[in-house]
RNA sequence: UAUUGCUAGCCCGGGGCGGUAGCCGUGCCUUGUUACAUCAAACCGGCUUUACGGAUGGGGCGAAGCCUGGAAGGAGGUCUGCUACAGGCAGACAGUCCGUGUUUAACCGUCGAUCUCCUGUCCCUCUUGGUCGUGACCUCUGAGAAUCUGGUCAGGUCAGGAAUGGAGCAGCCAUAAACUUAGGCCAUGGCGUUUGAGGGGUUGCAGGAAGGAGGAAGAGCACGGAACAAACUGCUUGUUUGUAGUACGAUCCACUUUCAGGCGUGCAUUU
Numbered sequence: 001u002a003u004u005g006c007u008a009g010c011c012c013g014g015g016g017c018g019g020u021a022g023c024c025g026u027g028c029c030u031u032g033u034u035a036c037a038u039c040a041a042a043c044c045g046g047c048u049u050u051a052c053g054g055a056u057g058g059g060g061c062g063a064a065g066c067c068u069g070g071a072a073g074g075a076g077g078u079c080u081g082c083u084a085c086a087g088g089c090a091g092a093c094a095g096u097c098c099g100u101g102u103u104u105a106a107c108c109g110u111c112g113a114u115c116u117c118c119u120g121u122c123c124c125u126c127u128u129g130g131u132c133g134u135g136a137c138c139u140c141u142g143a144g145a146a147u148c149u150g151g152u153c154a155g156g157u158c159a160g161g162a163a164u165g166g167a168g169c170a171g172c173c174a175u176a177a178a179c180u181u182a183g184g185c186c187a188u189g190g191c192g193u194u195u196g197a198g199g200g201g202u203u204g205c206a207g208g209a210a211g212g213a214g215g216a217a218g219a220g221c222a223c224g225g226a227a228c229a230a231a232c233u234g235c236u237u238g239u240u241u242g243u244a245g246u247a248c249g250a251u252c253c254a255c256u257u258u259c260a261g262g263c264g265u266g267c268a269u270u271u
Stems, first nucleotide, its partner, number of pairs: 002270001004268003009061004013031005021048005036057004065263009076252004080247012093234003096226009107215002116209006122200005129193001130191006137184003142179001149174004157166003
């Protein structure tokens, strides 16, 4: 120096966030891959700066290598700032009504506007009618009596020797009351009614007189006043949460490249 076999040892992922006094794990995310298995673990499991997991089992490499630090690139995470959007909370103002002014002018107006005056429309009292109803009276129509109305009264009955006479039911005729028809008159009540007179009222509407060119809903703005508990809406400010984007920002960095350093390179057999 080489060969073979052992053994120490190493490897079977890393990182960020969260959490913790702090370091790991279970959780979430990310990166990367050759990336073992099982078990327990958030008031949790194992630890203490020698902390970068624990227990049990398995596999690979094997003195091959392993570890640390710096630099460059760099996925990704976190923090901070900014921007946009959405949501929550809180506050201010506005909202509705009235009046005034102003702007605008649909529309109305010389087929006559605003304004002024008169009358009517409205209310009260009285009054003249109308109409509907009720009641009394008068006239008219109809109807109308087992008996207690009238006339005529068959039959029957009574008186009589007879002639004859008396009362008189039913029927028929007539009529009284009640009822009923139409009309007249009077009284009385009501009214989607009406004449006239007096009084009151008159914002609006209608008509008229006078006069001769404006009137004007609505809307916007300003001012003043009333209302203003809550909710809702609009706008705006602050705060907060989430999402997305962004940064010559801060920070931790998988992975890649490169540089430097440290540790280790053992035992046995044969040559």
A computed fold for a 271-nucleotide RNA from a Candidatus Nanoarchaeia archaeon, annotated as Bacterial large signal recognition particle RNA. A source record names the gene ffs. RNAcentral holds the sequence, with entries from ENA.